Transfer RNA from a bacterium, 71 nucleotides, folded computationally. The sequence is in RNAcentral, with records from ENA. It matches the Rfam family "tRNA". Its family is annotated with triplet codon-amino acid adaptor activity in the Gene Ontology. The prediction has a mean pLDDT of 84.
RNA sequence: GCGGGCAUAGUUGAGUGGCUCAACGCGGGCUUCCCAAGCCUGAAACACGGGUUCGAGUCCCGUUGCCCGCU
Numbered sequence: 001g002c003g004g005g006c007a008u009a010g011u012u013g014a015g016u017g018g019c020u021c022a023a024c025g026c027g028g029g030c031u032u033c034c035c036a037a038g039c040c041u042g043a044a045a046c047a048c049g050g051g052u053u054c055g056a057g058u059c060c061c062g063u064u065g066c067c068c069g070c071u
Stems, first nucleotide, its partner, number of pairs: 001070007010024004018054001026042005047063005
């Protein structure tokens, strides 16, 4: 330099163009003499910029970062 893949709560993952989902973690409550565990409940995310579309996490282009391959 060229090609390909990946980017979603704090972390790890899911996600048919039409509701952003779960586990762990975190906050609050219940339970307990206390802790842990358990139960209930709450907050929290689509890397960035454009495009397509009535509608984009999803499709297209570019940028950035990481990974793999080629040279």